A computed fold for a 585-nucleotide part of an RNA from a Chloroflexota bacterium, annotated as large-subunit ribosomal RNA, domain I.
The organism belongs to Chloroflexota, within Bacteria.
The coordinates come from a structure-prediction model, not an experiment, and the mean pLDDT is 81.
RNAcentral holds the full RNA, with entries from ENA.
Context: one part of a larger RNA
């Protein structure tokens, strides 16, 4: 000293196993805040000091309804006191809710420091002090107010602020990389910045597609199709026509006209106006033109509206200067439609607590346990699932099927109430239909399309239109045809993304699965943005070793538990360390 063997220590692979994960699906929900939010700091417990949930000075809680209910006084976390019990727990309204924080009286190194003002309380009735309630930032609209040109000033009033993982609109906007280098190109309108908005958001009722046949807003999905095309014609980018589905819902404004108000000009009595005709009156507050409130009308492309005419068409008042004749407005009734993208209100469904639910054995066997064999029944609209000492339709808890709600939320359907709409056809080169617009140049961006024959769309600069006989578009451009009206709006579902509930998984199974199965976005680092772990498993049940012995303790020996010591822990590979033995040197 080295190989083998056997026993140890040590380690903690590996098997089981799952309390956490991850996916997918289905239904369901989706914004919160000055009525102080999200997110926090501090406080509440009888012993009780620490976490973690729970609440907030009415603080492990306080009041109503409801449901379940014989126990309770949340976990870790046991034990003692002491207590509750129509308690408790569960759901629902409510109420209390310290202090920070948009945090908002004014400071501030966040949970702290300082005040006015009103009222209130204590204090000896009054001061002073304390204390309590309620108020007082800032900005935009709107309304009014004195004043007067200030970024004015004062009151009221309504509203914003801040916050949100992802989705979503707008404004900006990379490189790295690919091209086997690189510059156009590509990554990519992507990451990232900035803003807004909402449970969604955006789109959206054709100045569109199409092709001489024809569709009919929008959004989604599948297919056309890796096509057509685009492209250092490289690399790669890449539609759409059309068809098949989801789900549907249309509408309202500007203009002409009409009225009513109300500034301006002009006109000063008219060849104007007063509904129309005759007639008589009467108008400068009227007329006429122009502005601008309101109301009414009116919304289309087989054009469509308006006025003015022509024929057709309930019923009544009222009305403008008078009379007569007409007609016309306007209101009101009757009638009819619409069933809202308002509000309520009754049912009828969902949901937010529950409730009922069917059948086995105290038989034999094994065995520490029976759900296992065995033997004999049973129920089933229920043989899903989990659990009960192994492996249970009939032990438990549920499944199947029923079944519930004062009250909060929500969805049909129906009533009320509000709301909305009601002549209709001709017919007139008489008026109106969205201007610094459309469109052209030049420069840009977006369009699958990179300047190309580049249309179409949007922005910059410069110019700069018709008007319904009018206008745009059909991929340069013209013609013919065909189509459709732009230069105002609105708008629901189908569509994203999350959470939740519930069901699945040829998803993991503690170096995996979420960074996180355990008190993890913790410990720990980092000045900070920021970065980020490890760490599960006694046993069916603590029954967690009573006593005794050696030891100072640790820990051993007996002994007792227990199916096993599995003793703080399953199970326990291997490196690594020993102890014996045996063979080599």
């Nucleotide at each position: 000293g080295g190989c083998u063997c056997a026993c140890g220590g040590a380690g903690g692979a590996u098997g089981c196993c799952u309390a956490g994960g991850c996916g997918c699906u289905u239904g369901g929900a989706g914004c919160c805040g000055a009525u102080g939010a999200a997110g926090g700091g501090c406080g509440u417990g009888g012993c009780c000091a620490g976490a973690c949930g729970a609440c907030g000075a009415u603080a492990u809680g306080c009041c109503c309804g409801g449901g379940u209910g014989a126990g309770c006084g949340g976990u870790c976390a046991a034990g003692c006191a002491c207590g509750c019990u129509a308690a408790g727990c569960c759901c629902g309204g409510g109420g209390u809710g310290c202090c920070c924080g948009a945090a908002u009286g004014g400071g501030g190194a966040a949970a702290c420091c300082c005040g006015g003002c009103a009222g209130g309380g204590u204090g000896u009735u009054u001061a002073a002090g304390c204390c309590c309630u309620g108020u007082c930032a800032u900005c935009a609209c709107u309304g009014g107010g004195g004043a007067u040109u200030g970024g004015g000033c004062c009151c009221a009033g309504u509203g914003a602020g801040g916050g949100g993982a992802a989705c979503c609109g707008g404004g900006g906007g990379a490189a790295c990389u690919g091209a086997a280098a690189c510059a156009u190109c590509u990554c990519a309108g992507u990451a990232c910045c900035c803003u807004g908005a909402g449970g969604a958001a955006a789109a959206g009722g054709a100045a569109g597609c199409a092709a001489c046949c024809g569709c009919g807003a929008u959004a989604c999905c599948c297919c056309a199709a890796g096509u057509a095309g685009c492209g250092g014609c490289g690399a790669g980018c890449g539609a759409a026509c059309g068809g098949g589905g989801u789900u549907u819902u249309g509408c309202c404004c500007a203009a002409a006209c009409c009225g009513c108000a109300u500034g301006g000009a002009c006109c000063u009595a008219a060849c104007g106006g007063u509904c129309u005709g005759a007639g008589a009156g009467c108008c400068u507050a009227u007329g006429u033109c122009u502005g601008u409130g309101c109301g009414g009308g009116g919304u289309u492309g087989u054009g469509g509206g308006g006025c003015g005419c022509u024929c057709c068409a309930g019923g009544g008042a009222a009305g403008g200067u008078c009379u007569c004749a007409g007609a016309c407005u306007u209101c009101c009734c009757a009638g009819g439609g619409c069933g809202c993208a308002g509000g309520g209100g009754u049912u009828c469904g969902g949901u937010c607590a529950g409730c009922c639910g069917a059948a086995a054995g105290a038989c034999c066997c094994u065995g520490g346990a029976a759900a296992g064999g065995g033997c004999u029944g049973c129920c089933a609209g229920a043989g899903a699932c989990g659990g009960u000492g192994a492996a249970a339709g009939c032990c438990c808890g549920g499944u199947a099927g029923g079944u519930g709600a004062a009250g909060g939320c929500u969805g049909g359907a129906c009533c009320c109430c509000g709301g909305c709409c009601c002549g209709g056809a001709g017919u007139g080169u008489c008026c109106c239909c969205g201007a610094g617009u459309a469109c052209c140049a030049c420069g840009g961006g977006g369009c699958a399309c990179g300047a190309g024959g580049a249309a179409u769309c949007c922005c910059g600069u410069g110019g700069g239109a018709a008007g319904c006989u009018g206008g745009g578009g059909g991929g340069a451009c013209c013609a013919c045809c065909c189509u459709c009206c732009a230069a105002g709006g609105c708008g629901a579902a189908a569509u994203a993304c999350u959470c939740c509930a519930g069901g699945c998984g040829a998803c993991c199974g503690a170096u995996a699965g979420u960074g996180a199965a355990c008190c993890a976005g913790u410990a720990c680092c980092g000045u900070g943005a920021g970065g980020g772990a490890a760490a599960g498993g006694u046993g069916a049940a603590a029954a967690g070793c009573a006593c005794c012995c050696c030891g100072g303790a640790a820990g051993g020996g007996g002994g007792a538990u227990g199916a096993a010591a599995a003793g703080a822990c399953c199970u326990g590979a291997a490196a690594c360390c020993g102890u014996g033995a045996g063979c080599c040197u």